[in-house]
Context: one part of a larger RNA
RNA sequence: GAUCGAACGCUGGCGGCGUGGCUAAGGCAUGCAAGUCGAACGGACUCCCGGAUGGGUAACCUGAAGGGAAGUCAGUGGCGAACGGGUGAGUAAUAGAAGGAUAACGUACCCUGGACUCGGGGAUAGCGGCGGGGCUUCGGCUCCUUUGCGAAAGUGCCGGUAAUACCCGAUGAACCCUCGGAACCGCAUGGUUCUGCGGGCAAAGUUCCGGCGGUCCGGGAUCGGUCCUUCUCCUAUCAGCUAGUUGGUGGGGUAACGGCCUACCAAGGCAACGACGGGUAGGGGGCGUGAGAGCGUGGCCCCCCACAUCGGGACUGAGACACUGCCCGGACACCUACGGGUGGCUGCAGCAACGAAUCUUCCGCAAUGGGCGAAAGCCUGACGGAGCGACGCCGCGUGCAGGAGGAAGUCCUUCGGGAUGUAAACUGCUGUCAGGGGCUGGAAACACUGAUCGGCCCCAGAGGAAGCCCCGGCUAACUACGUGCCAGCAGCCGCGGUAAUACGUAGGGGGCGAGCGUUGAUC
Numbered sequence: 001g002a003u004c005g006a007a008c009g010c011u012g013g014c015g016g017c018g019u020g021g022c023u024a025a026g027g028c029a030u031g032c033a034a035g036u037c038g039a040a041c042g043g044a045c046u047c048c049c050g051g052a053u054g055g056g057u058a059a060c061c062u063g064a065a066g067g068g069a070a071g072u073c074a075g076u077g078g079c080g081a082a083c084g085g086g087u088g089a090g091u092a093a094u095a096g097a098a099g100g101a102u103a104a105c106g107u108a109c110c111c112u113g114g115a116c117u118c119g120g121g122g123a124u125a126g127c128g129g130c131g132g133g134g135c136u137u138c139g140g141c142u143c144c145u146u147u148g149c150g151a152a153a154g155u156g157c158c159g160g161u162a163a164u165a166c167c168c169g170a171u172g173a174a175c176c177c178u179c180g181g182a183a184c185c186g187c188a189u190g191g192u193u194c195u196g197c198g199g200g201c202a203a204a205g206u207u208c209c210g211g212c213g214g215u216c217c218g219g220g221a222u223c224g225g226u227c228c229u230u231c232u233c234c235u236a237u238c239a240g241c242u243a244g245u246u247g248g249u250g251g252g253g254u255a256a257c258g259g260c261c262u263a264c265c266a267a268g269g270c271a272a273c274g275a276c277g278g279g280u281a282g283g284g285g286g287c288g289u290g291a292g293a294g295c296g297u298g299g300c301c302c303c304c305c306a307c308a309u310c311g312g313g314a315c316u317g318a319g320a321c322a323c324u325g326c327c328c329g330g331a332c333a334c335c336u337a338c339g340g341g342u343g344g345c346u347g348c349a350g351c352a353a354c355g356a357a358u359c360u361u362c363c364g365c366a367a368u369g370g371g372c373g374a375a376a377g378c379c380u381g382a383c384g385g386a387g388c389g390a391c392g393c394c395g396c397g398u399g400c401a402g403g404a405g406g407a408a409g410u411c412c413u414u415c416g417g418g419a420u421g422u423a424a425a426c427u428g429c430u431g432u433c434a435g436g437g438g439c440u441g442g443a444a445a446c447a448c449u450g451a452u453c454g455g456c457c458c459c460a461g462a463g464g465a466a467g468c469c470c471c472g473g474c475u476a477a478c479u480a481c482g483u484g485c486c487a488g489c490a491g492c493c494g495c496g497g498u499a500a501u502a503c504g505u506a507g508g509g510g511g512c513g514a515g516c517g518u519u520g521a522u523c
Stems, first nucleotide, its partner, number of pairs: 001523004006519005013396006019389002021354001027351002030349003035079003040076002043073004047068003054061002086307003095232008105224002110220008118169004127159004131144005148155002175200003179196007205212002233279003240270003245267008282304004286297004309330005332343004360386001362385003368382001369380004399429004409420004433464001435459007467512005472493003478507005488495002
């Protein structure tokens, strides 16, 4: 000098764009953060049509069967919930980066090509019942210290019902498995294509139509899994480490190779080119600084990894060993009728605590994107915005012109005067920002749609808007008074003991300016 996720002191007008728990991966009240589909399915409730039956002289009342459409509700089923969002605890390799390999692999939704979509079956949730009383047109309606058990969370038995839920059968090869033949190829195991015998595997419907779906096989795209090579901090006051350890065979397991697991066999494997141990740490794109080499760093944004109270486990699924799923154990917290239960903000806000220190319990799905849906649409603390903080960068303003040998006040003085100083007053003018009013834009292929934001014009009127640090040398800027090695200053040198340009105050001056200084940190 530059820089910062900064903090502290004094001060503080406006706007734009960014940015804001670096400490306790310690604990959390409350609300919200993942749903959606009735065009997969059966119901319940509400509504409309309908009018049986009964009552009545009648008007009329009652309203069954049946039908319809819309809405609501829980359930079965489908898709999503593995994304998006957070954090950096762990991790020195199981990770990341760069380059390869997969002849050792997977991939829902999407695109594309081919083929098919036949017949049957048994359940189950929802629903009703498992108490008592009253009324009844025998359909039911209605009431109760609320109706099996239980304080609650929750949970049992019986009856019957639907499906794109589940199961069985059929058909089926270009698919899978076993055995065999041929050609071509490669990179060792081997791969591709053609072909023969045998064995095996599928489906679902819905909509008024158009259509949307279902199943099998091939290709693509996308996203992932795994393997190899090189590189990736400090420490030798860590020198030897290792029993699934190193390799083989058989078996298991996986989408897939493999000690990944297991039984047996062999005795190997790693290490001063640093094994093993200890410490520290998420990695990269980048960022800061620097002429560069380098040094430092990894906050915001993007990619990868890991984690979700701590530890372990699997289930479902195309995909998880799953932040707001399940089970078990621990700690903690809460409820309890003491028998037993419930919970997980390292999502968005917010709270206490910690700390030098870090924000609103805001608005909106209008845009972009995501999930579901044929769509309308619903959901979305992703996101778009607003709010708070000079935390950073940038822009703007706090007026402009005239105005005396020069008011007052203040300071200095050799008492003559000098300085503040065109500064003020005063005169003329302008109208940024802030304030008030009017018109209007956005917003996409057409139409519609604005939480938020902007543009133009007008009104009023200098009004509402300047401080901080420094003045001994380095280093731009000097006098007076007070103090008297005291009080104090200080980055280094050093100032202060009676004339201190170095302490304190004042006047004056210098620097920067909505900031200015200090501290910390890096180059």
Molecule: small-subunit ribosomal RNA, 5' domain
Organism: Phycisphaerales bacterium